This is a predicted structure of a 72-nucleotide RNA (transfer RNA) from a bacterium. Its Rfam family is "tRNA". Gene Ontology term of the family: triplet codon-amino acid adaptor activity.
[in-house]
RNA sequence: GCGGGUGUGGUAUAAUGGCUAUUAUUCCUGCCUUCCAAGCAGGCGAUGAGAGUUCGAUUCUCUCCACCCGCA
Numbered sequence: 001g002c003g004g005g006u007g008u009g010g011u012a013u014a015a016u017g018g019c020u021a022u023u024a025u026u027c028c029u030g031c032c033u034u035c036c037a038a039g040c041a042g043g044c045g046a047u048g049a050g051a052g053u054u055c056g057a058u059u060c061u062c063u064c065c066a067c068c069c070g071c072a
Base pairs, nucleotide, nucleotide: 001071002070003069004068005067006066007065010025011024012023018055027043028042029041030040031039048064049063050062051061052060
C1' cells in the first nucleotide's frame, strides 16, 4: 500500500428496519443472617464519529477513527 472482518452500559452478550434496546455480571439500595458469604427484590448505566436512504436506522449505503486477520 491492497483486501476482508469487528465496533452496543465498567465487562460479556442479544436484537436483523417497527424501541421504552435483551440478558448475565459489576456497582448502589433494601430484605434475609448474630456477622460475613450465599440467596431474594429493586435501581443506575450503552448502539465508535459524521453524513445519506427511509414515515422510521443498532440494523441498509458512504466517509473517517480504533482494533484484528491475510497478501505484498
It was read from a public genome assembly.